Model confidence (mean pLDDT): 76 of 100.
The RNA shown here (Bacterial RNase P class A) has 396 nucleotides and comes from Deltaproteobacteria bacterium CG11_big_fil_rev_8_21_14_0_20_47_16.
It matches the Rfam family "Bacterial RNase P class A". It is annotated as a ribozyme.
[in-house]
RNA sequence: ACUGCAGGUCGCACAAUCGCGGUCCCGUUCGCGGGAUCGAGGAAAGUCCGAACUCCACAGAACGCCGUACUGGAUAACGUCCAGGCACCGUGCAAACGGUGACGAAUAGUGCCACAGAAAUAUACCGCCUGGGCAACCGGGUAAGGGUGAAAUGGUGGGGUAAGAGCCCACCGCAUGUCUGGUGACAGGCAUGGCCAGGUAAACUCUACGGGGAGCAAGGCCAAAUAAGUAAUUGAUUGAGCGCUGUUCGCGCGACUCGGUAUGCUGAAUUCACAUACCGAACAAUUACGGGUAGGCUGCUUGAGGUGGCGAGUAAUCGCCAUCCCAGAGGAAUGAUUGUGGAUGUGUUGCGCAAGUAGCACAUUACAGAAUUCGGCUUACAGACCUGCAGUGAUU
Repeated sequence: ACUGCAGGUCGCACAAUCGCGGUCCCGUUCGCGGGAUCGAGGAAAGUCCGAACUCCACAGAACGCCGUACUGGAUAACGUCCAGGCACCGUGCAAACGGUGACGAAUAGUGCCACAGAAAUAUACCGCCUGGGCAACCGGGUAAGGGUGAAAUGGUGGGGUAAGAGCCCACCGCAUGUCUGGUGACAGGCAUGGCCAGGUAAACUCUACGGGGAGCAAGGCCAAAUAAGUAAUUGAUUGAGCGCUGUUCGCGCGACUCGGUAUGCUGAAUUCACAUACCGAACAAUUACGGGUAGGCUGCUUGAGGUGGCGAGUAAUCGCCAUCCCAGAGGAAUGAUUGUGGAUGUGUUGCGCAAGUAGCACAUUACAGAAUUCGGCUUACAGACCUGCAGUGAUU
């Protein structure tokens, strides 16, 4: 210097003129006018996770359903982040670096492994050895070699054998036991054993842990309007109905009369009181049908907040001190024009061996737009700058 990988910051700037919204101040003929100040993002996108907040009065148990899944930490929490472990992949001779992981269990059980192939829960197509036979062929042994396949049931080497095979041996692998290091996942050592019927759970499933629902169009207040609308059922404490989600259980809340008629019994003859039945009115709950309103205010921006410094920690992050207020629209403001510059690209001219450099002209200036707020993840992005690691080349 170039290439590759990973991460971070910025992502057009300034001025003038006019325009828009919030807040504050001043003035006002109450219509408004003037001044100051602030006014879209790193993703505001996706709506994939998690919460804050609001409502369902509280929110228990079991099942169902859903989610997570190596270890240790961080966090309000998360399926996120940090640091490790293991596996796989890429670069490289290696060391090392980078990337991905939907990373519990295959002896709890069920299912699947198409086609090809002799055979995919168990073998013999070719081959090798061997017996018979003139030969074709028939029989026996074999699973080391070849073929098929994603995968052929431990691997490499040697011995042995008729030819072969853990048949035997060494090393590796695997299983069991044990020791050392580590918080742990795991790593390493030793001993014993010829030991083993594979893969797949992003198949059903099992195990462990966790989980109310709905959402700012949540919710609260005011005003106004309509038909104190119509019909049906029920009217209790021996419980109708309602209650955060699907069921069940548990738990909790939970309803008031009036009038008339008839009958009965008791008090005391009438009235009256009580009970039952029926009728009517009103009230409450549930269900069905139907009608009115869609206005205004609020929620609404001071926060798990930003910035700077110091300290702890490998880090994620946490603590302390100081300082700042940085949109709140409401069919939806935050803009338009002009000029000058910056960056990039193309062309051209000059200088230069080249790399490049200076001028001129033209073009371009990314992705994209708050709507209750915040922490993540994912996706999009012209260009500039910075940092780390690896490789290649040159020079000293």